[in-house]
RNA sequence: GGAGGCAUCGUCUAGUGGUAGGACGGCAGAUUGACAUUCUGCAAGCACGAGUCCGAUUCUCGUUGCCUCCA
Numbered sequence: 001g002g003a004g005g006c007a008u009c010g011u012c013u014a015g016u017g018g019u020a021g022g023a024c025g026g027c028a029g030a031u032u033g034a035c036a037u038u039c040u041g042c043a044a045g046c047a048c049g050a051g052u053c054c055g056a057u058u059c060u061c062g063u064u065g066c067c068u069c070c071a
Stems, first nucleotide, its partner, number of pairs: 001070007010024004018054001026042005047063005
């Protein structure tokens, strides 16, 4: 220099055009004499910019970061 792949709550992951779900963790409550466990609820996320579309996490282009391959 060229090619390909990946980027989603704090972490791990599902979803691939029509409300973004789960687990762990966090917070609150219930339970207990207290703690733990258990149960219930809540908060928390689509890397960035543009395009297509009635509608984009999803499709297209670019940027950034990481990984792999070729030279």

Transfer RNA from a Microcaldota archaeon, 71 nucleotides, folded computationally. RNAcentral records the identical sequence in 3 taxa. RNAcentral holds the sequence, with entries from ENA. Its Rfam family is "tRNA". The source organism's lineage runs through Archaea, Nanobdellati and Microcaldota.